[in-house]
């Protein structure tokens, strides 16, 4: 000195399933997987097609199985499922800055 990069900082993607008993509230309890299955505000609606939006928490950003697609797909277990496994080297998929605290490789100087 370069190059990698632990960390930091900005920014971007990504999902919210499945069963139960109750309930007019976009509601509580509670069971199963998970990192996360609804924490907080806000919208419109109504006898159930229990829906939309922000924000948060959480995964995940090319070393990309986070997360979609194929897929109303195949086996397998279950109360039930996007639960487990195939599919899967398949198709897509969000990234840029700083960095001496590490480490690699070089060049110089000393001894």
């Nucleotide at each position: 000195a370069a190059g990698c990069g632990a960390u930091c900082c900005c920014c971007g993607g990504g999902g919210g399933a499945c069963c139960g008993u109750c309930c007019a509230c976009a509601g509580a309890c509670g069971g199963u997987u998970g990192a996360g299955a609804g924490g907080c505000g806000g919208c419109u609606g109504a006898u159930g097609u229990g829906g939309c939006c922000g924000c948060g928490a959480c995964c995940c950003g090319c070393u990309g199985a986070a997360c979609c697609u194929g897929a109303u797909c195949c086996g397998g277990a279950u109360a039930a499922g996007a639960c487990c496994g195939g599919c899967g080297u398949a198709g897509g998929g969000a990234g840029g800055g700083a960095a001496g605290g590490g480490c690699u490789u070089g060049u110089u100087c000393a001894g």
Predicted 3D model of a 111-nucleotide RNA (TPP riboswitch aptamer (THI element)) from Sphingobium chungbukense. Rfam family: TPP riboswitch aptamer (THI element). Rfam's curators write: Vitamin B(1) in its active form thiamin pyrophosphate (TPP) is an essential coenzyme that is synthesised by coupling of pyrimidine and thiazole moieties in bacteria. The sequence is in RNAcentral, with records from Ribocentre.